This is a predicted structure of a 60-nucleotide RNA (Fluoride riboswitch aptamer (crcB RNA motif)) from an Anaerolineales bacterium.
The prediction has a mean pLDDT of 78.
It was read from a public genome assembly, where an Rfam model found it.
The model forms 100% of the base pairs in the Rfam consensus.
Lineage of the source: Bacteria > Bacillati > Chloroflexota > Anaerolineae > Anaerolineales.
RNA sequence: GGCUGCUCAGGCGAUGAGGCUCGCCGCAAUCGUCUUUCGACUGAUGGCCUCUACCGAAUU
Numbered sequence: 001g002g003c004u005g006c007u008c009a010g011g012c013g014a015u016g017a018g019g020c021u022c023g024c025c026g027c028a029a030u031c032g033u034c035u036u037u038c039g040a041c042u043g044a045u046g047g048c049c050u051c052u053a054c055c056g057a058a059u060u
Stems, first nucleotide, its partner, number of pairs: 010025004016051006032041003
């Protein structure tokens, strides 16, 4: 100096925050779908619960 393994802090899982949990990464994990293009569509979660924002319906 290089390679490999393990561990800790940490990070990521198509738009925010908190808790729990699962998976992944260790400069990577990750970066939705359709359309030749223009453009169009769904969802605040990886999953569960709560809050906020947004959308639809009903009642007052």